RNA sequence: GGGGCGGUAGCUCAACCCGGGAGAGCGCGCGGCUGAAGACCGCGGUGUUGUGGGUUCAAAUCCCACCCGCCCCA
Numbered sequence: 001g002g003g004g005c006g007g008u009a010g011c012u013c014a015a016c017c018c019g020g021g022a023g024a025g026c027g028c029g030c031g032g033c034u035g036a037a038g039a040c041c042g043c044g045g046u047g048u049u050g051u052g053g054g055u056u057c058a059a060a061u062c063c064c065a066c067c068c069g070c071c072c073c074a
Stems, first nucleotide, its partner, number of pairs: 001073007010026004020057001028044005050066005
């Protein structure tokens, strides 16, 4: 330098292909239970979907450029 995959909640990951309500588990906070704590039960999503731009009535999703990580080729 060329190519492929990935970046979404504090963490691990869905949703993307085929555009329309942003989700799960764990963690965390509050309450219950307990002498207290753990476990368990109830409630709570806590988010600029890597950045910028484009298309569209509407973009996490489609298009372009860029940034970061991993892998392959040279």

Overview: Model confidence (mean pLDDT): 83 of 100. A computed fold for a 74-nucleotide RNA from a Candidatus Bathyarchaeota archaeon, annotated as transfer RNA. Rfam family: tRNA. Rfam's curators write: Transfer RNA (tRNA) molecules are approximately 80 nucleotides in length. Rfam classes the family as a transfer RNA. Taxonomically the source falls in Candidatus Bathyarchaeota (Archaea, Thermoproteati). RNAcentral holds the sequence, with entries from ENA and MGnify.